[in-house]
């Protein structure tokens, strides 16, 4: 180069096909409370920003299509796998 996978809120990790009811399933870890004499274990909330909301900005980065995009296009960056050139 050429082919296929792949980058999602601290971590893993689902969703993507068939666009919407997604702040984004689920576990971990984090904090708080419960239970215990105590810690573990188990149970509950809460964990992006604000919180006065039916608020506000997010899915590798820029763009486009769309009322509406994590999802459809289109070009880059990066990661992995096989081939391929070099030597």
């Nucleotide at each position: 180069g050429c082919a296929g996978g792949g980058g999602u809120u601290g971590c893993c990790a689902a969703g993507c096909u068939u666009g919407g009811u997604c702040a984004a399933c689920g576990g971990c870890g984090c904090u708080g409370g419960g239970u215990u004499u105590a810690g573990g274990u188990c149970c509950c909330a809460g964990u992006c920003c604000u919180c006065a909301g039916u608020g506000g900005u997010u899915c590798g980065c820029a763009g486009g299509u769309u009322c509406a995009a994590a999802u459809c296009c289109u070009g880059c960056c990066c990661c992995c796998u096989g081939c391929a050139c070099c030597a």